[in-house]
RNA sequence: UGCCGAAUUCCCUGCUGAGCGCGGGGAAACGGGGGACCCACGUCUCCCGGGGCGAAUCGCGGCCUGAUGGCCGUGUAGCGCGCCGCCGCGCGAGCCCGUCAGCUAACCCCGUAGGCAGAGACAAG
Numbered sequence: 001u002g003c004c005g006a007a008u009u010c011c012c013u014g015c016u017g018a019g020c021g022c023g024g025g026g027a028a029a030c031g032g033g034g035g036a037c038c039c040a041c042g043u044c045u046c047c048c049g050g051g052g053c054g055a056a057u058c059g060c061g062g063c064c065u066g067a068u069g070g071c072c073g074u075g076u077a078g079c080g081c082g083c084c085g086c087c088g089c090g091c092g093a094g095c096c097c098g099u100c101a102g103c104u105a106a107c108c109c110c111g112u113a114g115g116c117a118g119a120g121a122c123a124a125g
Stems, first nucleotide, its partner, number of pairs: 001117004008028008029112006039102001049100001050097004058075007078091005
């Protein structure tokens, strides 16, 4: 200076004599969840319950397992960026709730993180 993402801005206040910075509180904005009538769904148990955030789903092949599943490879729904084109380069994860949640007005609750690219400067190897 840009990118992914909701993840930004402002106000008050304490730590200070002041500043930077950090903590606490609040508001706006953005984002998410719960939650009626109506509508939809037969219910419970076992098995491998069910559900949420997110683009991150679903196949095929191989190996492992008694099985559910796990690992590897290769695709893919879908997603992002770029010079926006029919092209190029990438992603196609992970985490959470805890037996419980369809939709859903009023209403209630929660989040505001994290990660990365380029250029310049300095230092080290």
RNAcentral holds the sequence, with entries from MGnify. Predicted 3D model of a 125-nucleotide RNA (c-di-AMP riboswitch aptamer (ydaO/yuaA leader)) from a soil metagenome. Its Rfam family is "c-di-AMP riboswitch aptamer (ydaO/yuaA leader)". Rfam describes the family as follows. This family represents a conserved RNA structure found upstream of the ydaO and yuaA genes in Bacillus subtilis and related genes in other bacteria. The coordinates come from a structure-prediction model, not an experiment, and the mean pLDDT is 81.